[in-house]
Predicted 3D model of a 153-nucleotide RNA (glmS glucosamine-6-phosphate activated ribozyme aptamer) from a Bacillota bacterium. The source organism's lineage runs through Bacteria, Bacillati and Bacillota. The sequence was found by an Rfam model in a public genome assembly. The model forms 88% of the base pairs in the Rfam consensus. It matches the Rfam family "glmS glucosamine-6-phosphate activated ribozyme aptamer". The family's RNA type in Rfam is riboswitch. From the family's description: This entry contains a glucosamine-6-phosphate activated ribozyme that is found in the mRNA for GlmS. GlmS is an enzyme that uses fructose-6-phosphate and glutamine to generate glucosamine-6-phosphate. The ribozyme catalyses self cleavage of the glmS mRNA that is thought to regulate GlmS activity. Rfam links the family to the GO terms regulation of gene expression and catalytic activity.
RNA sequence: AAUCCCAAAAAAGCGCUGGUGCUUGGGAGAAACCAAGCAGACGAGGAAGAGGUUUAUCGAGCAGUCAGCGGAUGCCUCUCGGCGACUGUCGUCGUAAGCUGACCGACAAAACCGCAGGGCGACCUGUGGAACAAAACGGCAGCAUGCAGAAAA
Repeated sequence: AAUCCCAAAAAAGCGCUGGUGCUUGGGAGAAACCAAGCAGACGAGGAAGAGGUUUAUCGAGCAGUCAGCGGAUGCCUCUCGGCGACUGUCGUCGUAAGCUGACCGACAAAACCGCAGGGCGACCUGUGGAACAAAACGGCAGCAUGCAGAAAA
């Protein structure tokens, strides 16, 4: 240095599940129970650093997308940073770095209609077709740009 083995890591609307529902087999049995399985959220958007905190944005859909657990880019405080010319303070935001909007614009996947593959099955995987959001965002309009201090012109 290469190769092999083992372990760890991987993901962040993400992961897991002795609740629950469903399937197969057993059980005389569509019961209880047992075994092995399946299901358990569709995308868009979201991370300056540290600490803290927990039911952390938006819509699609109408299904168990039930229920629970963990995590998390949310939120709070401080630091740093942007904007309000400078410094401080205050406010607001996070590098695309202020607020508002009966206004304008753009963007999705599942669902749906097919095809192919895997599984006894519940169900799973891939792929084609034609759609449809909201928020962040862009445009436009309006608003705010304070207080204190110093210097220069």